This is a predicted structure of a 1466-nucleotide RNA (small-subunit ribosomal RNA) from Trichopus zeylanicus subsp. travancoricus. The source organism's lineage runs through Eukaryota, Streptophytina, Magnoliopsida, Dioscoreales and Trichopus zeylanicus.
RNA sequence: AGAGUUCGAUCCUGGCUUAGGAUGUAUGCUAGCGGCAUGCUUAUCACAUGCAAGUCAGAUGGGAAGUGGUGUUUCUAGUGGCAGACGGGUGAGUAACACGUAAGAACCUACCCUUGGGAGGGGAACAACAAUUGGAAAUAGUUGCUAAUACCCCAUAGGCUGAGGAGCAAAAGGAGGAAUCUGCUCAAGGAGGGGCUCAUGUCUGAUUAGCUAGUUGGUGAGGCAAUAGCUUACCAAUGUGAUGAUUAGUAGCUGGUCCGAGAGGAUGAUCAGUCACACUGGGACUGAGACACAGCCCAGACUCUUAUGGCAGAUAGUGUGGGGAAUUUUCCACAAUGGGCAAAAGCCUGAUACAGCAAUGUCAUGUGGAGGUAGAAGGCCCACAGGUCAUGAACUUCUUUUCUCAAAGAAGAAGCAAUGAUGGUAUCUUAGGAAUAAGCAUUAGUUAACUUUGUGCCAGUAUUCAUGGUAAGAUAGAGGAUGCAAGCAUUAUCUAGAAUGAUUGGGCAUAAAGUGUCUAUAGGUGGCUUUUCAAGUCUGCCAUCAAAUCCCAGGGAUCAACCCUUGACAGGCAGUGGAAAUUACCAAGCUAGAGUAUGGUAGGGGCAGAGGGAAUUUUCGGUGGAGGGGUGAAAUGCGUAGAGAUCGGAAAGAACACCAAUGGCAAAAGCACUUUACUGGGCUGACACUGACAUUAAGAGAUGAAAGCUAGGGGAGCAAAUGGGAUUAGAUGCCCCAGUAGUCCUAGCCAUAAAUGAUGGAUACUAGGCAUUGUGCGUAUUGACCUGUGCAAUGCUGUAGCUAACACGAUAGAUAUCCCACCAGGGAGUACGUUCACAAAAAUGAAACUCAAAGGAAUUGAUGGGGGCUGCACAAGCAGUGGAGCAUGUGGUUUAAUUCAAUGCAAAGUGAAGAACCUUACCAGAGCUCGACAUGUCGUGAAUCCUCUUGAAAGAGAGGGGUGCCCUCGGGAAUGCAAACACAGGUGGUGCAUGGCUAUCAUUAGCUCGUGCCGUAAGGUGUUGGGUUAAGUCUAUAAUGAGUGCAACCCUUGUGUUUAGUUGCCACCAUUGAGUUUGGAACCCUGAAUAGACUGCCAGUGAUAAGCCAGAGGAAGGUGAGGAUGACGUCAAGUCAUCAAGCCCUUUAUGCCUUAGGCAACACACGUGCUACAAUGGGUGGGACAAAGGGUCGUGAUCCUAUGAGGGUGAGCUAACUCCAAAAACCCAUCCUCAAUUUAGAUUGUAGGCUGCAACUCACCAGCAUGAAGCCAGAAUCUCUAGUAAUCGCUAGUCAGCCAUACGGCGAUAAAUUCAUUCCUGGGCCUUGUACAUACCGCUCGUCACACUAUGGGAGCUGCCCAUGCCCCAAGUCAUUACCUUAACCACAAGGAGAGGGAUGCUGAAGGUGGGGCUAGUGACUGGAGUGAAGUCAUAACAAUGUAGCCUUACUGGAAGGUGCGACUA
Repeated sequence: AGAGUUCGAUCCUGGCUUAGGAUGUAUGCUAGCGGCAUGCUUAUCACAUGCAAGUCAGAUGGGAAGUGGUGUUUCUAGUGGCAGACGGGUGAGUAACACGUAAGAACCUACCCUUGGGAGGGGAACAACAAUUGGAAAUAGUUGCUAAUACCCCAUAGGCUGAGGAGCAAAAGGAGGAAUCUGCUCAAGGAGGGGCUCAUGUCUGAUUAGCUAGUUGGUGAGGCAAUAGCUUACCAAUGUGAUGAUUAGUAGCUGGUCCGAGAGGAUGAUCAGUCACACUGGGACUGAGACACAGCCCAGACUCUUAUGGCAGAUAGUGUGGGGAAUUUUCCACAAUGGGCAAAAGCCUGAUACAGCAAUGUCAUGUGGAGGUAGAAGGCCCACAGGUCAUGAACUUCUUUUCUCAAAGAAGAAGCAAUGAUGGUAUCUUAGGAAUAAGCAUUAGUUAACUUUGUGCCAGUAUUCAUGGUAAGAUAGAGGAUGCAAGCAUUAUCUAGAAUGAUUGGGCAUAAAGUGUCUAUAGGUGGCUUUUCAAGUCUGCCAUCAAAUCCCAGGGAUCAACCCUUGACAGGCAGUGGAAAUUACCAAGCUAGAGUAUGGUAGGGGCAGAGGGAAUUUUCGGUGGAGGGGUGAAAUGCGUAGAGAUCGGAAAGAACACCAAUGGCAAAAGCACUUUACUGGGCUGACACUGACAUUAAGAGAUGAAAGCUAGGGGAGCAAAUGGGAUUAGAUGCCCCAGUAGUCCUAGCCAUAAAUGAUGGAUACUAGGCAUUGUGCGUAUUGACCUGUGCAAUGCUGUAGCUAACACGAUAGAUAUCCCACCAGGGAGUACGUUCACAAAAAUGAAACUCAAAGGAAUUGAUGGGGGCUGCACAAGCAGUGGAGCAUGUGGUUUAAUUCAAUGCAAAGUGAAGAACCUUACCAGAGCUCGACAUGUCGUGAAUCCUCUUGAAAGAGAGGGGUGCCCUCGGGAAUGCAAACACAGGUGGUGCAUGGCUAUCAUUAGCUCGUGCCGUAAGGUGUUGGGUUAAGUCUAUAAUGAGUGCAACCCUUGUGUUUAGUUGCCACCAUUGAGUUUGGAACCCUGAAUAGACUGCCAGUGAUAAGCCAGAGGAAGGUGAGGAUGACGUCAAGUCAUCAAGCCCUUUAUGCCUUAGGCAACACACGUGCUACAAUGGGUGGGACAAAGGGUCGUGAUCCUAUGAGGGUGAGCUAACUCCAAAAACCCAUCCUCAAUUUAGAUUGUAGGCUGCAACUCACCAGCAUGAAGCCAGAAUCUCUAGUAAUCGCUAGUCAGCCAUACGGCGAUAAAUUCAUUCCUGGGCCUUGUACAUACCGCUCGUCACACUAUGGGAGCUGCCCAUGCCCCAAGUCAUUACCUUAACCACAAGGAGAGGGAUGCUGAAGGUGGGGCUAGUGACUGGAGUGAAGUCAUAACAAUGUAGCCUUACUGGAAGGUGCGACUA
């Protein structure tokens, strides 16, 4: 310090997630030891039992010890004194003087300290005790006795009070032989403690905006320790709040603690300060101090007990139960520190000091060290060589922290001695022996660390992205590795990373985000000069900010954690000096900001009135006579009752052509015929006046398109809704015919728009150039132009700069300052609440839940019913297919089996260049198991061969014949049989594990690279542009070069030349039936070699280029024609059944042999072909012309024979020699004459032939007979541009034969048409849009149906809380009262003062009751929302998305949506 995740890739914005640290934690697995810390965060829930606050002895009594007695010692009930207001616990309440910081004045203070005095004289009681009464008990009452440091009176001091007087008003003794000590009382002061007041700081909500009657102040009185509405009577009506009152929610506060670089965020356990509380609520008493945790009274709920009349209790001290994910012992001791009492010894102390439990945290330490390789066994992996665990185990040797046993044994103890819970602990010394001691998580990336096996979108993993569908580094196991280590990992929470709340330190054109606009209040900010002052600011000093903590230094425990001692720090607040630049204040000036006055000036600025013409519609009249209108095409509607058209007259309403513009004005919305009245603002000139008067603007006010609303008018055209006609699968739409609100005016509402420059306002500053509007100036001119320049306004281009990019760029989105509004996917601008409105609506404005993205700009592709170029792509033609019959292939069906593969183009006369057996992979039956085939081992026999039985065959059984070849004599080669094991075998699966091969886009012109340049980058450039080409062919060019494709090189064919002439050829000379023979080498032909074509030449055109067009020459002309040749890639295209090969499966079978069957089935559908439908023909007879092939298990002449297929015979030929072999269309002659025919030939019958072991399933051929459909073919659709289509025959391969009409090749005859690129289809290039990138077979919106989730409304129902009215009023304080009682004093015996009880009054908790507010839960039904691999209906959006989209508004429709009016371009 970062990283992962949106995309095909990129940059940005932006969220989500993660690595760190921490915790009073918890959970899982594991666990040697010690030190120091820490340990109910939840139920302020309920509590059994014991303990946690006593002590002293002045006085009285009692008991005990002891004694002869007095005395003494000791224990104790009550009386009395002091302490139980501290210490300990908890955080419910509390948002305020509660706490923190800093101050203040009107107070109190037991014990303690200092100082100064005093203690004289009297008196009356009450407990205990004794007796007695009531009660179950707790306890209560009556009578009687008694002491005091208990109580009372007088005196005096002293104090208080209007300071003359007068009044009120103290005391206690005890111990000791004594000195003396210790108490008591008064006064003054101190210390420490406490009460009160004030300034300031201290969470969230405005969907809480007004609150307040003792409330704010005054006077009198009361009250308190003290101030005070603290209380009360009267008077006044204040007081507080946008700097957030009131109210609601939450919360003890602080020092500190955790995180962070810091600013800051979170937190308030332990320790320390403070506050509050003690079952819930109220109240006082006592006291120095309480409204009192282990005190009292009352009420309530709960628990115990009871004789039912009553009585007792409160652990938020240890402990138990409960709750909970979760938190310890009813230990030991007062030895130390501290506290209470006491004169002291001392007693008490669950404070405290210690120990126990818990890895809860932190710190330390160990689980051994050295040597040792046959690189051990074993595990795992493996390419079978080996590697790794392994720098290791065993083994040898050493050490003993720790462990076990034993001996010694502390400090902490002060203050003469004594005194140690901890603790026989720490520590120390021998002995023993490597002995007692390692786990957890991870291992795809983030993130250090990898293999194998199982599993097979299952089981599961996962913080996130994601993983798993038969080769999982992501699951589970194993082995290895990595990280940390007595711990490790996970969960939860806080913080950092997060500059995702931004003061430091963010943004707002398009990503979320500028209010529609203006005016202006509070508030914020503010020009120049000179004073004053010292509030802000700066600076010196002082006090404070408790201790602990943090930091620095030193020290003590063996180190460390820990502890101790100094120091430093402490941004705050307060006090007191100083400075005066700057901000504020005071005062005086200035004119540059701003404004006023004044001279000009442009303008659809506003409001009101008057006037105008063109057009439209209606109406009246004339002419005229059949259509008109409308559309893609139509129809509805209008018209012989006279439309439309045309001429003339009249009426009405609305809007103002041209000028017109990139123009003008206005705050915005907006504003346009002409003219008049009134009126606002701007600009400009000169520079007179005021003198900072400015700027921004929360709340507030004004204005605000269109639609809409109310009332009244008006209504020509247009036109939501609505009706009709079309279109359509439907058409609640687009189109057409009608048409109402509305649009217009007046008055009043509404307050919203894509109200946009998607850009708030103000000021200053920062290169230019061009243009326009307004108005000045200069020059010039008669003037208009022209030219230069200032201010204001409106546009374009562009530098610096800025930006994620696009872009912006003096009209900033640059550079600075000030102020305001606003900013985090969806849910949602929704719900609830409130305000406003007549309504529609508007404004303000959440949460639950859900997702890992949503988004911006740009890039490359793909795509578009976007735009430009091209191809038998269309068009123009020829011949077809689709209809018929048959052949063949496929689907489907059937079957024991109908083997398998191929399935849009790019499967379907395809694999198959040939299924009767074989082939054959399928089915049925019958058989074999080292196997039909390969290699290795062992044994035995040479091998081959022949015969018989059985069987459908395979096979099984029996018999016979035969002894070979080489040899180093051991044996070997070849081969058969038998045995066992390694193995063979598989046309079994996976073409989605693969190689190879192939199809297709496509013979389309593309596909890329190096270097350079441009861009943040993906990428671009090159490869684009203007031309051109069949072509990325060539030219030009920030590109320059290169590769692969194109072209060329190759083959065939077209012409010539040279050479060679046999089996081919024959001009001349001879010859024959015949190039038959002699001969010839000219011709044809054949083989080889070679020449030829390159836009080379001329003219035109074009940029003078590339090229194009026309021409000459030439056998051939612009690639001459045809072939072979197939770029990068696409389709998980095809093939595991050509072959190869991974993995899986099978092994007496999914292998092998064999017989028979099947692949040939047949209601049907499709593809490819053949033959036809006839006269351009068919039949018969005669006649002519090819090329290219094949042949010895072959081709087969000739002759004979059969109607024929064929049969017999067998010459020649291993082929330019011979044979197949006849070419056929064609020509001549003749018959048929338009018909299902002398067309067509299917189907069927029958006698035959050939091949072959075999012709039934299931071949081919031939004779005779039979003679079906079919008379040119619907929608639709295919090929073809010249020797081509079409027509005609010939031939090869496979092959015994052949289902061949197929397929490959060969020649013969031989056309038609191409205007042109509008349309259909396919591809390529450029450009444009895009919400697509598994890429339009894309993406995606809404209703409906189903499931689940959270949520709103809801008749209501049930609670909590808050304040409040009334009723009833407990205890209690206060007040009143003379009904009762009364020791101390006075009186003097009547009584009084005082006190107590009772009663009454005010107040008063709980309770009852009434309405109100807030909040929570629940609720039949209901509304929308969200989520959910394969539901229904449509297709609204993204491309011109097929009607451009979107915004406001209104109407309307199953739904997306449609339409009207206005606005925007995204």